[in-house]
RNA sequence: CGGGUCGUGGCGCAGCUCGGUAGCGCACUAGACUGGGGGUCUAGGGGCCGCGGGUUCAAAUCCCGCCGACCCGA
Numbered sequence: 001c002g003g004g005u006c007g008u009g010g011c012g013c014a015g016c017u018c019g020g021u022a023g024c025g026c027a028c029u030a031g032a033c034u035g036g037g038g039g040u041c042u043a044g045g046g047g048c049c050g051c052g053g054g055u056u057c058a059a060a061u062c063c064c065g066c067c068g069a070c071c072c073g074a
Base pairs, nucleotide, nucleotide: 001073002072003071004070005069006068007067010026011025012024013023020057028044029043030042031041032040033039050066051065052064053063054062
């Protein structure tokens, strides 16, 4: 320098293909069960989707640029 993959709650991931206002597991908070711990069950909080711009009635999703991580090539 060129190419590819990835970036979504605290952590790990799904959702992207076929645009329709974001979900799962763990973790966290509260309650119940238990003598307590642990465990189980119920309820709840937390992200606007790496950053900026564009298209659209509507963008995590499509397009462009940039940033970061990893891989390949030179």
Record summary: Predicted 3D model of a 74-nucleotide RNA (transfer RNA) from a soil metagenome. Its Rfam family is "tRNA". The family's RNA type in Rfam is transfer RNA. Rfam links the family to the GO term triplet codon-amino acid adaptor activity.